[in-house]
RNA sequence: AAAUGGCAAAGCCGUCGCGAGGCGGUGACGCAAAGCCAUCAGGUCUCACCGAGACGGCUGGGCUGCCGAA
Numbered sequence: 001a002a003a004u005g006g007c008a009a010a011g012c013c014g015u016c017g018c019g020a021g022g023c024g025g026u027g028a029c030g031c032a033a034a035g036c037c038a039u040c041a042g043g044u045c046u047c048a049c050c051g052a053g054a055c056g057g058c059u060g061g062g063c064u065g066c067c068g069a070a
Base pairs, nucleotide, nucleotide: 006031007030011026012025013024014023015022016021029057035063036062037061040060041059042058043055044054045053046052047051
């Protein structure tokens, strides 16, 4: 390079949550780690705000990992 597969943004439906958002279905914008880590650091966001939470599809980092030419 090629091939076989994988994941699934927004929107919509259901459901849980005060909320950020989570989960399931539908859907495909994208993704070679869009697999995992929020008790790795920064960042953004929420609320019953000095405390408790959300986001790994925001960035870096760590761990694990499919095919494969040279």